Predicted 3D model of a 353-nucleotide RNA (Bacterial RNase P class A) from Aquisalimonas lutea. The prediction has a mean pLDDT of 78. The organism belongs to Aquisalimonas, within Bacteria. A source record names the gene rnpB.

C1' cells in the first nucleotide's frame, strides 16, 4: 500500500410553520376546552422459534404416554443462549464451523454402478503346490478340469487398516517392525481429554440413529381478548314485610296451599368505565472479584404507554442524498432483513527504512 478477519458504533442533520398524544402545572363552576412546560419507536420494534416474569385454571407422591435437549465446565431467573475448555474438520494465518451420547441391545434401510453392500464377495486377474488330463529324453514341460487367493486392476460415497521386510505355488496380521486400533493401568486435568508411559490382544465384524430405537437429564395446561375491581337501563332470581283487602287455580263450599299486587334489602351478570399498563433480572459511570460470560458494591438517572390505536405533515438550507422497516403486557436470547460511515484489536503479502 493491498487483502483479510474479529469486536464495539452510529442509522440524515439544522430551522420555521402547521398538527396528534401521554403527564404536570394554571384558567374557565364543569363533561371538557384552551394557554405553558416535559416526554414521544428499533437495532431489529419483524418472524413467533426457544426460555422466563406476571395472570387464571389444574395439582398428595410415583409411574406410562407425548415433546425437548445431548462433548465438560461455568455463567444466568431460565434456555436450544452466552463465557471457557477438549475433540473434528476448513484456512498459510488471524480465525471460522460443528445436532459432538449409543451401530459387539434388538429392528429397519443402503438408489446408481458394480462379481459382491454384510451370516460379505469373485468380473478381469495371479496361483495351479495337491489332486486330474497330455507331453516326455524320466531331469521335467504343457492344460487350467477340479481347487487356491484376495496382492494389482475395475465399480462405488463407502469394499474386512496404512507402509515396509519376511515367507508362500501365488497370497494373505501369515509372521515381524513402524504407524493406526481396541482393552486394563499409571500420568496430568474439577472435567470432557490427553500423554513420543506401561502391559495385553493380531485386531474383533461396512454405513445410516435430524431412521424406529436405546440411555441419561428436562418438560402441568392456557395466555393480557390473561385476570381483577366499580356497575346502569331493561328482563330475570332470593329474601323480608304490608294490606290481611281483591284476581286466578284446585276443591261441592270454607280454612288451608300455590301464582300475580305494593315497598325495602341482597347477590349474579350486559353496556359502559377502570386497573392490570409499564420502575425493571431497567439504563449509565466507578470501583473490586472472575482468563471470560457474570457477579458485588456506591452514586447518579427516569426514557411512548394508546384503545381505531399519537409518533405525522409542508417549506427552506446543508452533506457522503439516507437502508430495512413501526411500539400493543414486559424481560432475556436465537434468526431474518438492511444505504452508507465510524473506532478498535489481530493475520498476510508487497515496498522503503
Nucleotide at each position: 500500500g493491498g487483502a483479510g478477519u474479529c469486536g464495539g458504533c452510529c442509522a440524515g442533520g439544522c430551522a420555521a410553520u402547521c398538527g396528534c398524544u401521554g403527564c404536570c402545572g394554571g384558567u374557565c363552576c364543569g363533561c371538557g376546552a384552551c394557554c405553558g412546560g416535559c416526554g414521544g419507536a428499533g437495532g431489529a420494534a419483524a418472524g413467533u422459534c426457544c426460555g422466563g416474569g406476571c395472570u387464571c385454571c389444574a395439582c398428595a407422591g410415583g409411574g406410562c404416554a407425548g415433546g425437548g435437549u445431548g462433548c465438560c465446565a461455568g455463567g444466568u431467573a431460565a434456555c436450544a443462549c452466552c463465557u471457557g475448555g477438549g475433540a473434528g474438520g476448513c484456512g498459510u494465518g488471524a480465525g471460522c464451523c460443528u445436532a459432538c451420547g449409543g451401530a459387539a441391545a434388538g429392528u429397519g434401510c443402503c438408489g446408481c454402478a458394480g462379481a459382491a453392500a454384510a451370516c460379505a464377495g469373485a468380473c478381469c486377474g495371479c496361483c495351479g503346490a495337491u489332486g486330474g488330463c497330455c507331453c516326455u529324453g524320466c531331469g521335467g514341460g504343457g492344460c487350467a478340469c477340479a481347487g487356491g487367493c484376495a496382492a494389482g486392476g475395475g465399480u462405488g460415497a463407502a469394499a474386512a487398516g496404512g507402509u515396509g521386510c519376511g515367507g508362500u505355488a501365488a497370497g494373505a496380521g501369515c509372521g515381524c517392525a513402524c504407524c493406526g486400533c481396541g482393552c486394563g493401568g499409571g500420568u496430568g486435568g474439577u472435567a470432557a481429554c490427553a500423554c513420543g508411559c506401561c502391559g495385553c490382544g493380531g485386531c474383533a465384524c461396512g454405513g445410516u440413529a435430524a431412521a424406529c430405537c436405546c440411555c441419561a437429564c428436562c418438560c402441568g395446561g392456557a395466555g393480557c381478548a390473561a385476570g381483577a375491581c366499580c356497575a346502569a337501563a331493561u328482563a330475570g332470581g332470593g329474601g323480608a314485610g304490608c294490606a290481611g283487602g281483591g284476581g286466578u287455580g284446585u276443591g261441592g263450599c270454607c280454612c288451608g296451599c300455590a301464582c300475580c299486587g305494593c315497598u325495602c334489602c341482597c347477590g349474579g351478570g350486559u353496556a359502559g368505565g377502570u386497573c392490570g399498563c409499564u420502575u425493571g433480572a431497567g439504563g449509565c459511570g466507578c470501583a473490586c472479584g472472575g482468563u471470560g460470560a457474570c457477579g458485588u458494591g456506591c452514586g447518579u438517572c427516569c426514557c411512548a404507554g394508546a384503545g381505531g390505536a399519537a409518533u405525522g405533515a409542508u417549506u427552506g438550507c446543508c452533506c457522503g442524498a439516507g437502508a430495512c422497516a413501526g411500539a400493543a403486557c414486559c424481560c432475556g436470547g436465537c434468526u431474518u432483513a438492511u444505504c452508507g460511515g465510524c473506532c478498535g484489536g489481530c493475520u498476510c503479502c508487497g515496498u522503503a527504512g

Its Rfam family is "Bacterial RNase P class A". By type it is a ribozyme. Gene Ontology terms of the family: tRNA processing, dimeric ribonuclease P complex and ribonuclease P activity. The model forms 95% of the base pairs in the Rfam consensus. RNAcentral holds the sequence, with entries from ENA.